[in-house]
RNA sequence: GUAGUCGGACGGGUGGUCGCGGGGCCUUUCAGCCUCGAGGAAAGUCCGGACUCCACAGGGCAGGGUGCUGGAUAACGUCCAGGCGGGGCGACCCGACGGAAAGCGCCACAGAAAAGGAAAUACCAGCCACCCGGGCCCGGAAACGGGUCAUGCGGUGAGCGGGUCAAGCUGAAACGGUGGUGUAAGAGACCACCAGCGGUCCGGUGACGGGCCGGCUUGGCAAGCCCCACCCGGAGCGAUGCCAAAUAGGGGAGGACGCGGUGGCCCGCCGCGCUACAACUCCCGGGUAGGCAGCAUGAGGCCCGUGGCAACGCGGGUCCCAGAUAGAUGGCCACCACCGCCCUUUCGGGGGCGGUACAGAAUCCGGCUUACAGGCCGGCUAUCCCC
Numbered sequence: 001g002u003a004g005u006c007g008g009a010c011g012g013g014u015g016g017u018c019g020c021g022g023g024g025c026c027u028u029u030c031a032g033c034c035u036c037g038a039g040g041a042a043a044g045u046c047c048g049g050a051c052u053c054c055a056c057a058g059g060g061c062a063g064g065g066u067g068c069u070g071g072a073u074a075a076c077g078u079c080c081a082g083g084c085g086g087g088g089c090g091a092c093c094c095g096a097c098g099g100a101a102a103g104c105g106c107c108a109c110a111g112a113a114a115a116g117g118a119a120a121u122a123c124c125a126g127c128c129a130c131c132c133g134g135g136c137c138c139g140g141a142a143a144c145g146g147g148u149c150a151u152g153c154g155g156u157g158a159g160c161g162g163g164u165c166a167a168g169c170u171g172a173a174a175c176g177g178u179g180g181u182g183u184a185a186g187a188g189a190c191c192a193c194c195a196g197c198g199g200u201c202c203g204g205u206g207a208c209g210g211g212c213c214g215g216c217u218u219g220g221c222a223a224g225c226c227c228c229a230c231c232c233g234g235a236g237c238g239a240u241g242c243c244a245a246a247u248a249g250g251g252g253a254g255g256a257c258g259c260g261g262u263g264g265c266c267c268g269c270c271g272c273g274c275u276a277c278a279a280c281u282c283c284c285g286g287g288u289a290g291g292c293a294g295c296a297u298g299a300g301g302c303c304c305g306u307g308g309c310a311a312c313g314c315g316g317g318u319c320c321c322a323g324a325u326a327g328a329u330g331g332c333c334a335c336c337a338c339c340g341c342c343c344u345u346u347c348g349g350g351g352g353c354g355g356u357a358c359a360g361a362a363u364c365c366g367g368c369u370u371a372c373a374g375g376c377c378g379g380c381u382a383u384c385c386c387c
Stems, first nucleotide, its partner, number of pairs: 001383008010374001012336007020037006039358001043369002046367005051236004063232005068082005083097001084095004098227002103225002105221003121167001123163002126160002128157004132152001134149006176194006195217001197214007240293004250284005261277005300319008337356008
């Protein structure tokens, strides 16, 4: 220099001007002044918690979740360190990574066979049949024919009953692998190495790693049921609590000693009496609109020290840093910064135009995931070149 890998931090700045929301000062109010005002993801709402209400003796069943080991944490499906497996020359990256010898189930297509027993092709000795080959005898001149006796590193069989799974074929996967011994052919039948399993010893908290011994071997799938270990009560800030109109209901007192209104006792009128009630007045209570709290001091930020490989813990100092309720945090101008294009250049530069992402709090916090123009910083790796 090139290519790559991992991590961190930023994601426009300054000034002016016009606005918006919260708080404070002043003030009767208006106005004015001061101050604060989005994010690394505020997003998806996928996990975990705080908080609140409801339920609840304890335990179990059902249901859901997590799933290598150790640690961190309020908790987690997160994080850190490690183990094992896979990928990469490497830095590094990825992993639904408990159990298949508890049981059940499944294994498409192809293939003989997909798991406890299989034999289609093929291999093999035996028996049988046929063919080929041999010796001897008889006949014949010969060719050849007949008889007989043995028998072959012989052949064929779309024959028989057996042995075998070594080979070929299929498949993601074929009943351990490779090589040898052995055998009629074969086979962990035997041997060596390798893989796996069991036991044991050593190292490690552990996952696991290493050594030795053993009998020789056990397919895969738990992203099927299941088994094992651990965790989980439900609903959610429109939680929940408090204050509380207007109107319409509900309850009580008065109205009702007397006067006055309506009905009944009593078909009409008058008077008197008894009784029920309305208007009206006051009070109580529930709910609604609305308001307040919850709700901004917190598992908080920064700095220093300290323990730990680290995640993180502990101690000290310091700071206060959005709080709306249809939802404020914005617009414009100037200069600068960065990027792209164009023009120009005396190669120092100058000018013009365009662009500067994703997105946006709503109870709060810890994570995960997803989106993101552009540049910045650092660790490490491979390779090339120069000294």
Molecule: Bacterial RNase P class A
Organism: Actinomycetota bacterium